This is a predicted structure of a 354-nucleotide RNA (Bacterial RNase P class A) from Halothiobacillus sp. DCM-1.

RNA sequence: GGAGUUGGUCAGACUGUCGCGGCGCAGCAAUGCGCGGAGGAAAGUCCGGGCUCCAUAGGGCAGGGUGCCAGGUAACGCCUGGGCGGCGUGAGCCGACGGAAAGUGCCACAGAAAACAAACCGCCGAACGCUGCCGCAAGGCAGGCGUGGUCAGGGUGAAAAGGUGCGGUAAGAGCGCACCGCGCCGGUGGUAACACACGGCGGCACGGUAAACCCCACCCGGAGCAAGGCCAAAUAGGGAAACGAUGGCGCGGCCCGCGUUGUUUCCGGGUAGGCUGCUUGAGCAUACCGGUGACGGUAUUGCCAGAUGAAUGACAGUCCUAGACAGAACCCGGCUUACCGACUGACUCCCCCU
Numbered sequence: 001g002g003a004g005u006u007g008g009u010c011a012g013a014c015u016g017u018c019g020c021g022g023c024g025c026a027g028c029a030a031u032g033c034g035c036g037g038a039g040g041a042a043a044g045u046c047c048g049g050g051c052u053c054c055a056u057a058g059g060g061c062a063g064g065g066u067g068c069c070a071g072g073u074a075a076c077g078c079c080u081g082g083g084c085g086g087c088g089u090g091a092g093c094c095g096a097c098g099g100a101a102a103g104u105g106c107c108a109c110a111g112a113a114a115a116c117a118a119a120c121c122g123c124c125g126a127a128c129g130c131u132g133c134c135g136c137a138a139g140g141c142a143g144g145c146g147u148g149g150u151c152a153g154g155g156u157g158a159a160a161a162g163g164u165g166c167g168g169u170a171a172g173a174g175c176g177c178a179c180c181g182c183g184c185c186g187g188u189g190g191u192a193a194c195a196c197a198c199g200g201c202g203g204c205a206c207g208g209u210a211a212a213c214c215c216c217a218c219c220c221g222g223a224g225c226a227a228g229g230c231c232a233a234a235u236a237g238g239g240a241a242a243c244g245a246u247g248g249c250g251c252g253g254c255c256c257g258c259g260u261u262g263u264u265u266c267c268g269g270g271u272a273g274g275c276u277g278c279u280u281g282a283g284c285a286u287a288c289c290g291g292u293g294a295c296g297g298u299a300u301u302g303c304c305a306g307a308u309g310a311a312u313g314a315c316a317g318u319c320c321u322a323g324a325c326a327g328a329a330c331c332c333g334g335c336u337u338a339c340c341g342a343c344u345g346a347c348u349c350c351c352c353c354u
Base pairs, nucleotide, nucleotide: 001350002349003348004347005346006345007344008343009342010341012319013318014317015316016315017314018313020037022035023034024033025032026031039325043336044335046334047333048332049331050330051224052223053222054221063220064219065218066217067216068082069081070080071079072078083097084095085094086093087092098215099214103213104212105209106208107207120154121153122150123149124148127147128146129145130144131142132141133140134139162180163179164178165177166176167175181204182202183201184200185199186198187196188195189194228276229275230274231273238267239266240265241264242263243262247261248260249259250258251257284302285300286299287298288297289296290295320323
C1' cells in the first nucleotide's frame, strides 16, 4: 500500500418565529413563566419474564416446547466460554449437535440387488453330471453345457455391507496377517462435553432417515392493560319500607288466598361518561472493583415521553459529508427483519521498503 474478518458509537448541525401535548409555579379566569417531549430498530408480535384477573391439595395422562458441555440471567428457544463436525491460506464463519444394537414405517428413478443382502455383465471350472476329442485301458484334455462357486472388477444410484498392501485361492472373499479405521473395557488429562501415535480385547458389531412415528431427559395452568380497580347520570328493569283508599282489575258460584295496579323515599346491579392502572425502572449515565467473557458488586449524580381522536410539527436562514429505515400506547430482556451513510477499536492474508 492492497484485500479482508470481527466488535462498538452516531443517525444532519446551529439560529429565529409560530404552534402541539405533559408536569410544576403564579392567577378567580383568560393566560404567563419554567422544565422536559420517539427509536436503534418505537417494526414483526416470534420467544422469555414482570404486573393483573381467573383456576389450582398433591400426583399422573393428554398436548406443546427444548435437546453437545459448563456458566450468565428474573427467565428464555437469548448470551458467553468450551467441545465436536463442516467451510476458509488465515483472522474467522456456519451447525434442531440426545438415541437408528427398543420397536414400527419410508428409501422415487435407475439398478441384478435398497437390508435376515443380491449374480446383469464379468471372473472361475476346485466338486457333481453331460457332451466332444485323445488313449487298448487306467486316465487325460477342452468351459462347450447344466447343477454351481464368487463379490475382486464393470455398470446403476443420493446411498451397494470398512480402506491399503501382502498372503491365500479354481476364481475370490476379514478367509488369514500388518497398518489405518471402527466398537467395547481399562488408564491418563479435563468440573464436563470430550481428547489421547496409551494398554487390552473383538474380524468388525447388522446402510440412510427421528424439522417420520417413537424412546429418553428437562420445562410448561389459562387469559391478557379492551388485564384489573374506583366513581357514576338519563331511561328501563329488580328489592325494601311508608302512605292512601282496605280500593280497581284478573282467577272464582262465594269466602279465604294469590297475582296485578298508584304516590313517595331508600337500597342494589349496571350502561353512557369520568378517574385510575401509567411510568422510579430485573432502569440509564459515570467511576472503581471481581471475572477470559456473558455478567456481577459498590459508590455518586440527575429524574430522563406518558397521549386517549391520541402531542412530538411548520416556516425562514446559515453550513456541510446533502441526511437512510422508520413513529411510543402497560413495562422490561432477547431474536428477527428494514436502513443513505460517517467515525472508530482489535485482528488476518498478500506485496513493497528499511
Background:
The gene name in the source record is rnpB. The coordinates come from a structure-prediction model, not an experiment, and the mean pLDDT is 78. Rfam family: Bacterial RNase P class A. Rfam's curators write: Ribonuclease P (RNase P) is a ubiquitous endoribonuclease, found in archaea, bacteria and eukarya as well as chloroplasts and mitochondria. It is annotated as a ribozyme.